[in-house]
RNA sequence: GCCAAGCAAGGGCACACCCGUCGUGAGGCGGGGCCGCAAAGCAAAGGGGACUCGAGCGCUAUCGAGUUAGCCCAGCUGCCGAG
Repeated sequence: GCCAAGCAAGGGCACACCCGUCGUGAGGCGGGGCCGCAAAGCAAAGGGGACUCGAGCGCUAUCGAGUUAGCCCAGCUGCCGAG
C1' cells in the first nucleotide's frame, strides 16, 4: 500500500405510538419517541409485491392515476480496518 472479518472505536438513522400539519386516501412533512438497522444513505425515470383513489364489472377482468426505499431483487455512493 492492497484485500478484509467482527459482539471493536467514533458515530449515524429512527419502528410502533403521541402532538401539529398537508392529502379524498394509501401516506408525506415537522417535533417527541426509540423497535430495530453495516447502508434503515441516494434513487419511484430498472423489475416485482402490497396498499389507496377513480373507472369498469357478468362482455370471464381488467384499465388509469397515486403511495410505499423500514416489502424484495437490481443500480449508485459511503465510515472503521483485527488476523
c-di-GMP-I riboswitch aptamer from a Frankiaceae bacterium, 83 nucleotides, folded computationally.
The sequence was found by an Rfam model in a public genome assembly.